[in-house]
Context: one part of a larger RNA
RNA sequence: GGCGCACGGUGGAUGCCUUGGCGCCAGGAGCCGAUGAAGGACGUGGCAAGACUGCGAUAAGCCCGGGCUAGCUGUCUAGCAAGCUCAACCCGGGAUUUCCGAAUGGGGAAACCCGGCCCGUGUUACAACGGGUCACCGCCAGCUGAACACAUAGGCUGGAUGGAGGGAACCGGGGGAACUGAAACAUCUAAGUACCCCGAGGAACAGAGAUUAUUCCGUUAGUAGCGGCGAGCGAACGCGGAGGAGCCCAAACCGUAUUCUUCGGAAUGCGGGGUUGUAGGACCAGCAUUGUGGAGUGACCAAUUCGUCUGAUAGCCGAAGGUGCCUGGAACGGCCCGCCACAGGGGGUGAGAGCCCCGUAGGCGAAAUCAGACGAACUCCCGCUGGUAUCCUGAGUACGUCGGGACACGUGAAAUCCCGUCGGAAACUGGGGAGACCACUCUCCAAGGCUAAAUACUCCUGGUGACCGAUAGUGAACCAGUACCGUGAGGGAAAGGUGAAAAGCACCCCGGAAGGGGAGUGAAAUAGUUCCUGAAACCGUGUGCUU
Numbered sequence: 001g002g003c004g005c006a007c008g009g010u011g012g013a014u015g016c017c018u019u020g021g022c023g024c025c026a027g028g029a030g031c032c033g034a035u036g037a038a039g040g041a042c043g044u045g046g047c048a049a050g051a052c053u054g055c056g057a058u059a060a061g062c063c064c065g066g067g068c069u070a071g072c073u074g075u076c077u078a079g080c081a082a083g084c085u086c087a088a089c090c091c092g093g094g095a096u097u098u099c100c101g102a103a104u105g106g107g108g109a110a111a112c113c114c115g116g117c118c119c120g121u122g123u124u125a126c127a128a129c130g131g132g133u134c135a136c137c138g139c140c141a142g143c144u145g146a147a148c149a150c151a152u153a154g155g156c157u158g159g160a161u162g163g164a165g166g167g168a169a170c171c172g173g174g175g176g177a178a179c180u181g182a183a184a185c186a187u188c189u190a191a192g193u194a195c196c197c198c199g200a201g202g203a204a205c206a207g208a209g210a211u212u213a214u215u216c217c218g219u220u221a222g223u224a225g226c227g228g229c230g231a232g233c234g235a236a237c238g239c240g241g242a243g244g245a246g247c248c249c250a251a252a253c254c255g256u257a258u259u260c261u262u263c264g265g266a267a268u269g270c271g272g273g274g275u276u277g278u279a280g281g282a283c284c285a286g287c288a289u290u291g292u293g294g295a296g297u298g299a300c301c302a303a304u305u306c307g308u309c310u311g312a313u314a315g316c317c318g319a320a321g322g323u324g325c326c327u328g329g330a331a332c333g334g335c336c337c338g339c340c341a342c343a344g345g346g347g348g349u350g351a352g353a354g355c356c357c358c359g360u361a362g363g364c365g366a367a368a369u370c371a372g373a374c375g376a377a378c379u380c381c382c383g384c385u386g387g388u389a390u391c392c393u394g395a396g397u398a399c400g401u402c403g404g405g406a407c408a409c410g411u412g413a414a415a416u417c418c419c420g421u422c423g424g425a426a427a428c429u430g431g432g433g434a435g436a437c438c439a440c441u442c443u444c445c446a447a448g449g450c451u452a453a454a455u456a457c458u459c460c461u462g463g464u465g466a467c468c469g470a471u472a473g474u475g476a477a478c479c480a481g482u483a484c485c486g487u488g489a490g491g492g493a494a495a496g497g498u499g500a501a502a503a504g505c506a507c508c509c510c511g512g513a514a515g516g517g518g519a520g521u522g523a524a525a526u527a528g529u530u531c532c533u534g535a536a537a538c539c540g541u542g543u544g545c546u547u
C1' cells in the first nucleotide's frame, strides 16, 4: 500500500408522521367604490427593540344587544408589574377610522408640500390650531349672451346618494398571431386559440316566430356534409331529460298644452287608445259592465309596509367501565367480569379507547341583522259580437350588383345571417321563408324594446378520495410571491420532525473559550435543542491476512 472485519466521523437517503396542498360532490352566497374602494404607508402594547395578527390619535381597542363560562390581559416569547372577572372569548348592530391611493382645493419625486372661503378656539394684534367646504365631465333648472337682427354657440349660478377607480375566474363586444399539423409548403390547420383593448354582472349573453325556433345535458353522430376531397373540420331535424313565463311600445284615431303659421293647418310634448297573421287594430253599430273578479311589488305600467313560519350569522343538551390481574416508563394492549347503542363517523389522551375528554346519532336555541315562503293591508287592471274596406301596422329599410365576413359548409348549384359599396321597393289584392331558381302548396309577419329559471365561474360550509406525503403535493406545510436576481417588464428559491412531559443536564472536574469527563433527568441522551429513524458516496481508528 491492497483486501477484509469491527467501531466511529461525515452525510441526510429510507421508513414512519402531518400543521399544508390537490380533485370531486352537495348546500348556501356573490360585486366593492366620492357615506372615499381595492391596495398600501405610518402609527398603535405598562415593561414592547423587531416581526406577524388586530386596530386607527377613542389605535391588540370604544358603545349597545345576545350567547357562553371560570378564568382572562393575541403570536414568535418566557417572566415581572398592574388590573379585569356582568370579565375574557364568540355572534349581531353601531361609533371612531391618521396619511396615500379614482384621490377630487392647488402642486407633487404616492403616503409629502402649499392654499382660498365660512364657523369656532386663541392673540393686545398677528400667528397657530380645530370643524366644514372648494377637482373634472355629464344631466336638469335659472340668469346671461357673440360673429349676425332674431336665434344659436359660449359664459355664470344653483340642484341631485349621476359618472370616474377596483375585481381571481366566469361573460359580451372590438382587434387578432405564430410555432405546430399537413411527415416539405402556399389554400387549409393550429384558431377566432394565445394575446391586446372596451364593457357588464352576480351571473353574462340569448329569447317570445318575417323558423339558426332562448339556454344547458344526453342522444342523433364522428352520421349528413365540408375538405390541396389531403391533413383535418364537422352539423341539424328528431328523440330523451333540466327548466318553464310571457310582456311593453311606435302607428291609425281622440283629447290637451306649447311653438310656428301663407290662418287651411303643421310640428313637438303629455294623456287616452292599441300591439297581431285562421290577419289585427283604428272607425261605425249593437249588447254587456264593479264582483265571492284578476294581477302585482326583484320581467310585465308603477309603487310598499306589517305579521307568521322556515333558514343563515353565536350556541345548548346529549347514553354507557372497572383503585380487578399481567406486560410496560405510561394501558388505549392481553386476560377477566360488565354496560350503552337512533350514538361502533372522526379526533385527542404517555401504545389498538363505543362506555376518559372533545364529539357522534337524536333533539333544542336568537335580543339584532339578512334571506326565503305564506298571509294581510295596499296598489293596479277590466268584456263580447257584428259591419265596412276609409285609415294604420317599424324605409334609405327589405332586396339587388360588386367586395368581404359568419354559418360544420374553403364560391361551390350556395340558400340563410351580418358588414362595406352603388342602386333601391311594396303597403294587406301587402311582405318573408321552406338550401340556386320557377310553379304549386304550406308556413310565418322583419326593419322598436324588456324578460326570471335551467347554464359558467369563484368563495363559504359540510362531506368525500384505489389523490400527494416535504426533490411529492400549490411557487409557498416553515413570517413566500418572502430572501435573492434584474434599470425595468419580470424571474423567483431553499428551508418540516427532541421528548409523553423541558423533566432542555443543579452540582463537581479539565479548559481562556468552544468542548469534554462525572453526576443528575428520562423508557431511551449514539433522544442534548446541528436533537426520530440515520442508507451510500467520502474520511478515519483498531485489528486479521497479504505485499
Stems, first nucleotide, its partner, number of pairs: 001546009015532001016497002020468002022465009031166002039100003042056003046080002050076003062094006071084003105114003115134007136163002139159006170201001171199005181188001185228001215242005225233002246450003249394001253272008277428001279393004283387005291382001293381004304377010315364003321337002324335003338355002340344001346358003399423002402420005409435001430445005484491002504531001507518004

Large-subunit ribosomal RNA, domain I from a Dehalococcoidia bacterium, 547 nucleotides, folded computationally. The prediction has a mean pLDDT of 81. RNAcentral holds the full RNA, with entries from ENA. The source organism's lineage runs through Bacteria, Bacillati, Chloroflexota and Dehalococcoidia. Rfam family: Bacterial large subunit ribosomal RNA. Clan: LSU clan.